[in-house]
């Protein structure tokens, strides 16, 4: 920096990612070289080999094989050889190498210190005389399986022991006393003995004592060095002293005695974890994490203990003991210690060769040569890391082929390949070939040492000659593009996209999240992107994370101010003088190892790497200087703080008394039937007299005053009076002189409820009882009612103890209330102004995420305290403390989620509010729901009962009309390029007609032979046959779609541009005041304008004018009939259908704001939208339709396509919707008489006439229709009858007989006639339509249609009632409010129960680990002691002694054991809660007034 909480926003806050890194591991892949690195786990166990020896110039002794010669064949001699091997002795083995178990410590780091030692080394001084006794080895013997041991004899030393000497050293009672030694090798040889040689001298090495140095080591101290307080007290050698012992050395290091100390909140003790540092990684830095490789220190060496030797160890490859383990054994006893180098097993995700060499560097021994050296130097293995190089280069468009995609044109892979021309690094071949080598040795010269030309040392010259690596690095030759590219990713973060497969499957996933048939997210492919001999994944660290905030955060509402005081430690502190120098500042010195990091150079061809120099190491210590600030000490001061005097207000606190109103109870009167209570009731009280009314008693609380008024630290405090008492404020003067602020622990106070003891108890009232409500009602409501509420004393110690705001101090615009003081002025029962102390409102700057806050800060600062670090688990568990208990306080983890949260925004919603509208209610009229039938649906049935439609907005819907057809369904029968389209080939006409088989489709036979055009090649139409492309599908997906439609709703809304406001989502406009049917209009306004909607423009109806009169009409004129616009004639009227007019709140009055408008009126055919229609904004419902049509994808292809026959869609127990007909007298029936409109008609409508009871038939004018026909309108009116009944109502059902349509009325049509005559007497809960030519009622027509309407769409006739009004139901609009909703209340969401899984608490216990205390025990060892045994050196009077060794005893002590506690881990029947889990159960607690406001 990004992603992720939301519909969107800002904030808070967590989670996640991009970076760097690693001793890594895993997956895929793998050309070369250089440089580094390589058991992080089991300090688990180890086979085998090697890792520490060396010295013959310390000592004595000393083989064998082999070879040669001799031989009596037994052997001998010489050589091997003074060799090997062993022993005594010296030095080394305490270094080097490994590991990190232990250790929270003077262990480490850093800076200092004093009471020490130091082999080898350096320098210096002095010495090195003279004796003695043993012992190993070897030899002999013995025991034993072995390891090994014992006895005897003999021997040497630089082994051991006396003696002498003592510069110097040590001790001292200052007289003195004590204490050493070793020789070896080379050379000379004058003197002596002379055979080698010895003595002597000398050089080198070694030895003794001492001093000094160097090096190394030991000890002490300051400071720093993990976490936990759910570890708060620890300690008896403990702290100190005196004395002694001990040590190399100070010291309780040890002991005796004395004292009672020592450590600790600045964290003792305890527990857990851990080697520490230089450094490494990261980071801008500060920090954080780590402590492999390299360097320094420490600790350890199978576990525990112990000492010996030694300069040095309590000793990795030494010893003793104990334990565990392993091995050998003759069972008696022995052996061992890879955390050395390799290597093995095991563990593990995981880490190499049982390699070469001492050539170099270094170490040990040695005079040296040299020997030893798994230190080291090299090689081997491993892409483990870093660095470098390569896998070719140039050209090459026909943009090849192939792949992939495609809109079918093309695009892309792609100059990529091929082809052509070049190059040869690396690998390969052949050949050459450094440096790492300096020494040592031999020799010569010179110098030093010396008597010396020996020896030895140093320098120089010459000669000789040492390399594991190594087939080295490096150079050259040859050949040829030849031998060398993969991995991950491609939804966003994050660079890079398409196709196919799959279909919430398989799978992916770091976070968000993909996948349910069109997946850029899974799998494959093509293409692309990023890295590259690597690439990804996993793990881990830092970063990002300002997400523990020192640098650098916060706490009103997001997590976070202790309920409130007092006060200890601590922190901080007013003005001024002097002092000091702790802090502070500057300088100097020492130190801060090297390596590392950084800078400048150098060397490997570069780089990594190596290397020289510098800088740095921000630290610590010491010294010097300064004196401003802080501190110390100090002279003063008064502005902070406090005291005294004077006033003031107050429900401040404690105690005692007292008053009235109300309530209840008691009592006795009056009085009579109810009272009480609720939404409505009931329980309850009352005829045994209630309620009401009067008197008395009791307890509790104090109306009015009363107030964002007062007091108090908070909790809290209220009638009135008295007493005691705390604090505050104001004014002025005096005094003290910083006495102050805060405050961890501590301590006090602390509502209500609750607890204990004793009182009290009127009212109220948990629990409880009863009555209601309810599906239930352990509640809300009602009637009762116990604890409690009250008092005294004692506990508890918590609250949403809130201003959700710690205390103190200073500063920073105003305006306006109110409480308590003070001062001034004035016009004085008061007013005004100023000021101090409180308490409120508004508001600027500032702050804030916003809301808000704003002198009573959440502003700007200072001081101190408390607290926070994602949500849940959880304020829970365990432990501690407190409490009588209830419980409080302190306070986790596992596990789980990717959020949880704050403020504000837009919607939606509310059993929130305000306003308004609608046949929404109300007021009315008529229905439905009951009956029968019609029709549609669900269901059931069926071979099939095709499919769709599903609350309103499916259900007389698609269907404006299923007997066949329709038809999509079912059964059986047939066809397969197909019933239909295009293309190709062949052939030819075909058709028509007739017959046969069949249910038909179809098949067969016969008859039949004449199409059009022509450039004569052929072409076209049509039929048949064939071939494959294809046809075909009412198959699926309306959740892939277009189109069309329904619905909210003909509701008045829905938006935009610019501007302004806001961090932003957004707001404003569109809100507000009026008004309207209307976001209609007016006014106002940080808005100004605009668009889609509203309205208007369109159609029909209503009035009139005009034009035109046939098929329409007929007033006047004429003719004519029984009658009739029938005829002439006319176009006046009606009518028809073109064009116009008319209505606009235009006029008047009132009202309103002088507006918009509203009310009334006039005129008018019509009046305020004239009436009806068409017209349906942005959008909602993944609404409906793939079966109208079109269409993507999928599916079928001798079938899911096509044809035909029959059946089904018409089934029927019960259910629902929509209708028709009724139940009758406002009626039924009979008879008679009137009046429409709008339609239709040639495959048609059909008059008139005749026949039939009728349906209808026969015959037949007219009419393609303002002419003819359908066509009778019916209710109505007149009259007759019926008389309230299952009827002269009603017509279902059924029997019989017919008519019509049609190939065909069986399943399954309509109609007519005769007969039959069911239910039904006005319909429960509930529910529908309608506001005027409307409802209701009456008939007529049409579409579809061969036939078949109670349906649908139209037409006219007759023709009402009611609307007070908007409380309520439903729907809608606008504003506002609340919200935990946003899939938006059909929302969200809580708890129990049931099931599965997970982690965790308790638990009778059980098993380990560790530790305290007490006791037992006591190996090895050391110290002390010793009456036993034994003994070379010295002494001896020769008896012995001194001293030693062994043995015994004591002290200390490891392992072990017993008992009893603590801590901790694991486990545990059962049990507690917790978490998680697409569709379980019960309710509905919360979110809206959440339906009883919520919460503590």
């Nucleotide at each position: 920096g990004a992603g992720u909480u939301u519909g969107a926003u800002c904030a808070u806050g967590g989670c996640u990612c991009a970076g760097a890194u690693u001793g890594a591991a895993c997956g895929c892949u793998g050309g070369c070289g250089g440089u580094a690195g390589g058991c992080u786990u089991a300090a688990c166990a180890c086979a085998u080999g090697c890792a520490a020896g060396u010295c013959g110039u310390g000592c004595g002794a000393g083989a064998a094989a082999g070879u040669a010669u001799c031989u009596u064949c037994g052997g001998a001699u010489a050589u091997g050889a003074g060799u090997a091997g062993a022993g005594c002795g010296g030095c080394g083995g305490a270094c080097g190498g490994g590991u990190g178990g232990g250790u929270a410590a003077c262990g480490c780091g850093u800076a200092g210190g004093a009471a020490u030692c130091u082999a080898c080394c350096u320098a210096g001084u002095a010495g090195a005389a003279g004796g003695g006794g043993a012992u190993a080895g070897c030899c002999c013997g013995a025991g034993g399986a072995a390891a090994c041991u014992c006895g005897g004899a003999u021997u040497a030393a630089u082994a051991c022991c006396g003696u002498a000497u003592a510069c110097c050293u040590c001790c001292u009672u200052c007289g003195g006393g004590a204490g050493a030694a070793a020789g070896a090798a080379g050379g000379c040889c004058u003197c002596u003995c002379u055979u080698u040689g010895a003595a002597g001298c000398u050089u080198u090495c070694g030895c003794u004592a001492c001093u000094a140095g160097a090096u190394g080591a030991g000890c002490c101290u300051g400071c720093g060095u993990a976490a936990g307080a759910u570890u708060a007290g620890c300690u008896u050698g403990u702290u100190g002293g005196u004395g002694a012992g001990g040590u190399a050395a100070a010291g309780g290091c040890u002991c005796a005695c004395c004292a009672a100390g020592g450590c600790u909140a600045c964290g003792a003790u305890c527990u857990u974890u851990a080697g520490c540092g230089g450094g490494u990684c990261u980071g801008a830095g500060a920090g954080g994490a780590c402590g492999a490789u390299c360097c320094g220190c420490c600790a350890c060496a199978u576990u525990g203990g112990g000492a010996c030797u030694g300069a040095g160890a309590c000793a990795c490859g030494g010893c003793c003991c104990a334990g565990a383990c392993u091995c050998c054994u003759a069972c008696g006893g022995g052996a061992g210690g890879c955390a050395g180098c390799a290597g093995u097993g095991g563990g593990g995700a995981a880490u190499a060769u049982u390699g070469g060499a001492c050539a170099a560097u270094g170490g040990g021994c040695g005079c040296a040569a040299g020997c030893c050296u798994g230190a080291u130097c090299c090689a081997g293995c491993c892409a483990u890391a870093c660095c470098g190089c390569g896998u070719g280069u140039g050209u090459g468009a026909a943009g090849a082929a192939g792949g992939c995609c495609c809109u079918a044109g093309g695009g892309u892979u792609g100059u990529a390949a091929a082809g052509c021309a070049c190059u040869u690094u690396a690998a390969g071949u052949u050949g050459g070939g450094a440096a790492g080598a300096a020494a040592a040795g031999u020799u010569a010269u010179u110098g030093g040492c010396u008597a010396a030309u020996a020896c030895c040392c140093a320098a120089u010259g010459a000669c000789c000659g040492u390399g594991a690596c190594a087939u080295u690095a490096c150079c050259a030759u040859c050949a040829g593009a030849a031998u060398a590219a993969g991995g991950a990713c491609c939804g966003g973060c994050u660079a890079a996209u398409u196709c196919c497969g799959u279909g919430c499957c398989a799978g992916c996933a770091g976070c968000c999240g993909c996948g349910g048939u069109a997946a850029u997210a899974c799998g494959g492919a093509a293409g692309g992107u990023c890295c590259a001999a690597g690439c990804g994944u996993u793990a881990a660290u830092c970063g990002g994370a300002a997400u523990u905030a020192c640098u650098g955060g916060g706490c009103g509402u997001a997590a976070a101010g202790c309920a409130c005081g007092c006060g200890u430690a601590g922190g901080u502190g007013g003005u001024u003088u002097a002092u000091u120098a702790a802090g502070u500042u500057g300088g100097a010195u020492g130190u801060g190892a090297a390596a590392u990091c950084c800078c400048c150079g150098g060397g490997c061809u570069c780089a990594a790497c190596c290397u020289g120099g510098g800088a740095a190491c921000u630290g610590c210590a010491u010294c010097c200087a300064a004196a401003a600030c802080u501190g110390u000490u100090u002279c003063a001061c008064u502005a902070g703080a406090g005291u005294a005097c004077g006033a003031u207000a107050g429900a401040g606190g404690g105690a005692g008394g007292u008053a009235g109103a109300a309530u209840u109870c008691a009592c006795a009167g009056u009085g009579u039937a109810g009272c009480g209570g609720u939404g409505g009731a009931a329980u309850g009280c009352g005829u045994a007299g209630a309620u009401a009314u009067g008197u008395g008693a009791a307890g509790a609380a104090u109306a009015c005053c009363a107030a964002u008024g007062g007091c108090g630290a908070a909790g809290g405090c209220a009638g009135c009076c008295u007493c005691c008492u705390g604090g505050a404020u104001c004014u002025g003067u005096a005094c003290u002189g910083a006495c102050a602020c805060u405050g961890a622990g501590g301590u006090g106070c602390g509502a209500a409820a609750g607890c204990g003891u004793g009182g009290g108890u009127a009212g109220c009232g948990a629990a409880c009882a009863g009555g209601a409500u309810u599906a239930g009602a352990u509640a809300c409501c009602c009637u009762g009612g116990u604890a409690g509420u009250c008092c005294a004393c004692g506990c508890c110690g918590u609250a949403a103890a809130c201003g959700a705001u710690g205390u103190c101090a200073a500063c920073u615009a105003g305006c306006u209330g109110u409480u308590g003081g003070a001062a001034a002025g004035c016009a004085u029962u008061g007013c005004u102004u100023u000021u101090c102390a409180g308490u409120g409102g508004c508001g600027c700057a500032g702050c804030u995420a916003a809301c808000g806050u704003a002198g009573u800060a959440a502003g700007u600062u200072g001081a101190c305290c408390g607290c926070c670090u994602g949500g849940g688990g959880a304020g829970u568990a365990c432990g501690g403390c407190c409490g009588c208990a209830a419980g409080g306080u302190u306070a986790a983890a596992a596990c789980u989620c990717a959020a949880a949260u704050g403020a504000a925004u837009u919607g939606a919603c509310g059993g929130g509010g305000a306003c308004c509208c609608g046949c929404a209610c109300a007021a009315g009229c008529g229905g439905u729901g009951g009956a029968g039938c019609a029709u549609g649906u669900g269901g059931u049935u069926u071979a099939a009962u095709u499919c769709g439609a599903a609350g309103c907005a499916a259900c007389g819907c698609g269907c404006a009309g299923a007997a066949c057809c329709u038809u999509a369904c079912c059964a059986a029968c047939c066809c397969u390029u197909g019933a239909c389209a295009u293309c190709c080939u062949g052939u030819g006409c075909u058709a028509c007609u007739a017959c046969c088989a069949g249910a038909g489709a179809u098949g067969g036979u016969a008859c039949g032979u004449u199409c059009c055009c022509u450039u004569c090649g052929g072409g076209g139409a049509c039929g048949c046959a064939g071939u494959g492309a294809c046809a075909g599908g009412u198959g699926c997906u309306g959740c892939a779609u277009g189109g069309c439609u329904g619905u909210c709703g003909u509701c008045a809304g829905c938006u935009c541009g610019u501007g302004u406001c806001g961090u932003g989502a957004g707001a404003u406009g569109u809100u507000c005041g009026g008004u309207u049917a209307a976001g209609u209009c007016c006014g106002g306004c940080a808005a100004c304008g605009a668009g889609c909607g509203c309205a208007a423009c369109c159609c029909a109806c209503a009035u009139c004018u005009u034009u035109a009169g046939u098929u329409g009409c007929c007033a006047g004129c004429a003719g004519g009939u029984u009658a009739a616009g029938c005829u002439g004639g006319g176009c006046a009227c009606u009518c028809u259908a073109g064009a116009g007019a008319a209505a606009c709140u235009g006029c008047c009055c009132g009202u309103g704001a002088u507006a918009a408008g509203c009310g009334g009126g006039a005129g008018g055919a019509a009046g305020g939208u004239g009436u009806g229609g068409a017209u349906g904004a942005c959008g909602u419902c993944a609404a409906g339709u793939c079966c109208u049509c079109a269409u993507g994808g999928c599916c079928c292809u001798u079938a899911c396509g096509g044809g035909g026959u029959g059946g089904g869609c018409u089934a029927c127990a019960a259910a629902c919707g929509u209708g028709c007909u009724a139940c009758a007298a406002u009626g039924g029936g009979g008879a008679g008489u009137a009046c429409a409109a709008a339609g239709g008609g040639c495959u048609g409508c059909a008059a008139a006439c005749c026949a039939g009871c009728a349906a209808u038939g026969g015959u037949a004018a007219g009419c393609g229709a303002a002419u003819c026909c359908c066509a009778a309108a019916a209710a109505a009116c007149u009259u007759c009858u019926c008389g309230u009944a299952g009827u002269c109502c009603g017509g279902a059902u059924u029997g019989g007989g017919g008519u019509c349509u049609g190939c065909a009325a069986c399943u399954c049509g309509a109609c007519c006639c005769c007969a039959u005559g069911a239910a039904g007497u006005c319909g429960g809960a509930a529910u529908c339509g309608c506001u005027a030519g409307u409802a209701a009622u009456c008939g007529c027509g049409a579409a579809u249609c061969a036939g078949a309407a109670u349906g649908u769409c139209g037409c006219g006739g007759u023709g009402a009632a009611u609307a007070c009004g908007u409380u309520c139901c439903c729907g809608g609009g606008c504003c506002u409010u609340g919200u935990a909703c946003a899939c938006a209340c059909c929302g969200c969401c809580c708890g129990u129960c049931a099931c599965a899984c997970c982690a965790u608490g308790g638990a009778a216990g059980u098993g380990g680990a560790u530790u305290g205390c007490a006791c037992c025990a006591g190996a090895a060892g050391u110290a002390a002691u010793u009456a036993g045994u034994u003994u070379a050196a010295c002494c001896u009077u020769c008896g012995g002694g001194a001293g030693g060794a062994c043995g015994g005893u004591u002290a200390c002590c490891a392992c072990g054991g017993u008992g009893u506690g603590g801590u901790u881990c694991a486990u545990g029947a059962c049990u507690g809660g917790g978490g998680u889990g697409a569709a379980g159960u019960c309710g509905u607690a919360a979110c809206a007034a959440g339906g009883u406001a919520a919460c503590c």